About this RNA: Small-subunit ribosomal RNA, 5' domain from an uncultured prokaryote, 498 nucleotides, folded computationally. The full RNA is in RNAcentral, with records from ENA.
Context: one part of a larger RNA
This record gives sequence, structure tokens and C1' cells, in this order.
RNA sequence: GAACGAACGCUGGCGGCAUGCCUAACACAUGCAAGUCGAACGAUAAGCCGUCUUCGGAUGGUGGACAGUGGCGCACGGGUGAGUAACACGUGGGGACCUGCCUGAUAGUAAGGGACAACAGUUGGAAACGACUGCUAAUACCUUAUACGCCCUUACCUUAUACGCCCUUCGGGGGAAAGAUUUAUCGCUAUCAGAUGGACCCGCGCUAGAUUAGAUAGUUGGUGAGGUAAUGGCUCACCAAGUCUGCGAUCUAUAGCUGGUUUGAGAAGAUGAUCAGCCACAUUGGGACUGAGACACGGCCCAGACUCCUACGGGAGGCAGCAGUGGGGAAUAUUGUACAAUGGGGGAAACCCUGAUACAGCAAUGCCGCGUGAGUGAAGAAGGCCUUAGGGUUGUAAAACUCUUUCGCUAGGGAAGAUAAUGACGGUACCUAGUAAAGAAGUCCCGGCUAACUCCGUGCCAGCAGCCGCGGUAAUACGGAGGGGACUAGCGUUGUUC
Repeated sequence: GAACGAACGCUGGCGGCAUGCCUAACACAUGCAAGUCGAACGAUAAGCCGUCUUCGGAUGGUGGACAGUGGCGCACGGGUGAGUAACACGUGGGGACCUGCCUGAUAGUAAGGGACAACAGUUGGAAACGACUGCUAAUACCUUAUACGCCCUUACCUUAUACGCCCUUCGGGGGAAAGAUUUAUCGCUAUCAGAUGGACCCGCGCUAGAUUAGAUAGUUGGUGAGGUAAUGGCUCACCAAGUCUGCGAUCUAUAGCUGGUUUGAGAAGAUGAUCAGCCACAUUGGGACUGAGACACGGCCCAGACUCCUACGGGAGGCAGCAGUGGGGAAUAUUGUACAAUGGGGGAAACCCUGAUACAGCAAUGCCGCGUGAGUGAAGAAGGCCUUAGGGUUGUAAAACUCUUUCGCUAGGGAAGAUAAUGACGGUACCUAGUAAAGAAGUCCCGGCUAACUCCGUGCCAGCAGCCGCGGUAAUACGGAGGGGACUAGCGUUGUUC
């Protein structure tokens, strides 16, 4: 000198755009953050319209609430950086794989069956939540049929023989489906291919310590089997005794990685907030289930700690989602508005949901822009300060006269963003009129480095200080004043990096 997710002191007019728990991955009151589909299904409250009526009601239709079965979604989006020195990340390759929704192509969508919720009745429990009996539908579940280009198996061919691969062919075995409606679509099943997403393997790169030198028994390799979507000690049986390591194994400490950010002429150093990609985690530890996909933040089970309810028998919970609270801390915001836009989930659609997102609120936290007036104005006024007492300086500064109205304030009008319609922002931006110089300047410094000097007070005291150093009676260095210098809605200090 530059930089900052900064803090502190003094001060503070406006706007735009950004940014805002770096500490306790500490504990959390309350609300919201993932639902949707009646065009899969049975049942059905209110309301409305009929019919009957003994005026109590019964019954049919429409309607669509709370639930239930079923489908899809909940594996995305959002948060955090604890762990991790690792194929985690970055980069470049590889072959033994899977892929819901989407796209293209081919073929099909046949015949039957038995249940379980809801519901009704009985019943247990304080509650959470159940138990028994009976009834019922489906795109829920099961059986059968059929089927290729699918899977398994066998034979033949090929080959000197064996294994493997490719093509062709014969036989055997196994495996599908679901319908809906407003009748034109949407679905369902099988197979092939694509796209997208993902899993796995390898080369290279990726912090410090030797006051860590040996480490390792599924350990290293083989055969066979199991397992997986798939390769593989991934797992197991048997066999062999290997494998890594001074080019640093193992151990210990620290740490999410990258694009980037920052400093620097560069080399390079430091760093990894916001934004973007990847990874890991979701009270702590473990486990699987469902599913195309999880070993799943707002799912399940077990164990631990903690908190809450309890009728003491037993139950409930997880903000590192958005707000918000306590605590910690030098320190970091609203328990706001809206789905209008963009995107996501469901739905044929209308639409519903969305603390993603879009906006608003708070904060000079940063960057950028603007303003706090402009012109004329010497009697160089008064006052202040200094003085050699003549004067000098503050100083065209003020006053005074003339002018302007950016910003602000008041009133009226009023967008684009989105169009077939729909605007949270918002009566906002912007425009017009009015208003009056009217409402708007500070902070640090003045011994040298370093731009800027005098007087008074103090008297090695009080104090200053980044370094050198000032102060013991004439202090340009302390405190005040006048004057001056620098930057400016900021200025200075502290911290950290180059």
C1' cells in the first nucleotide's frame, strides 16, 4: 500500500447493488417448511333438488368435507462442515453394471378367484394405541392361459482337443398385463434401442511430524463356491506365504475438496464466506425395510444420553429447514408478504402444495453514485487568536443582494415485469405540480519517518508513543485554544493475510 462475512470509538443526509452466528455439529417454547390424485376404489357428513309421509322421518339424485384402500412423490429442493489425509476431491482414462418419469420401435392388454381396510357391532387402555366378530370395492392381491427379439438349460456345428466368443438351427423348462373417463385420449405388460442420472476400477495431483521405523492373518495371492445391478477377499472352504515400507509404510496431529477469492510486475504466498460443482452428516451409535433410486434431516427398529406427559401400567420428542428463544461470544437480522414470476411434486385438466424462490423489514457491514447550495460580495465589518502594538490572521469566509431546487418533504397521476386471464413487490419505480437555502459534516492528525505551527497551562507530575523517543519552568511531541493538513458520510483504532 492492498484486502476483510470483521469488531470497537466518535460521527451520520439520501439512493442502488451486494452481504449478514467465523464462537456451542450447544439446548430448543411456538408457527410454518411435502404433498397430491374422485378421470384407480368402496363408503359417505353438511348443503342443494326431487318423491313419499303418520310431519318424527324414509328414499333417490346432485354435491363434495374429514377419514380409509390404492397410485405417484416424499432419495428432489433446503441446511451444516462434525467426521474424512481418503479414489473424498481435481483431472484423464477403463469395463464387468443398473436406470422410475421421458423419447423412438415392435407385439400384446385373455379367463377366473379369494381376501383386507373403511363401515357396523362388541370390547381393552389415563393416553399413545389396540383386540374380536361380521360385510365390501379396486389400476390392491392370487391362480390360469398365451408370447417374441427376454432369461435358464441341453444338443449340434466350428476347432487337433478343451474353454470362451460370434452366427445359424432343433428340443425341453421358466416368466406378463389393468383398467379409467366427458369416446378421444390417458394408462397397463413384455422386449429392443436412446437420453438422463448413478454404481465400480485405474494413472497422476492433493498438509505437517522420524522426539512415529517397522506395519499386516482375510492380511497377499490362487482354486472353487456364495453374494451383488456389476468386477473383486466383498464373504466363505481349502491351498500357498505372501503384501506394504526410507520415492516415508504404520502411527500421531490438523483439515471437507475444487472452480475460485486475495496479495504480488511475476514467480509465488495466504485462503476456500456469499455464488457454482462434488463429498459427508442429520441428538449419539448400530441395523435393515420399502423402493427405479436410501441404509432415508421433517420414515421404521434396537441401544445410549437428554427433555416432556402419565391414572405409575406405559407413552412422546429430535430446528446442521424458515423465522424465533435461551446460552456462548468482540460480533451477525423479521416468530414479515406472496405463490404474481422462475423452478419443483401430484393431477387429463381446473387446480392444490411449495419458509425452494420472488420480494419486503433490520444493519454505513461493504462497493458505487448523489447531496449538504451557486454567483456577486472589502467597510478586508464584528468577534476570536497572535503581535515587534504598527499590524497580521481567521477571510470572500460571514452579512447583504441575485439565482437554483438535485436529494428531502407535501399533493396528483402511475408502469414494465404477463398476459386469454392472474402483480406479493406496490400506489413502489417513474412523471407532474408545490415548498423553502430551506432539513443534511464529521473524524483523525500537525517532532522526524509524514502533508500540516503558534500561544497558554503543566513541570520526569499529569500524560503521549507504530519506531526513534517527548515531559525535571520558555514542550511545534503532554492538556486546551487559535490556525493548518489529510480523508470525507465517513474517519480512526484493533485483529488477520499478502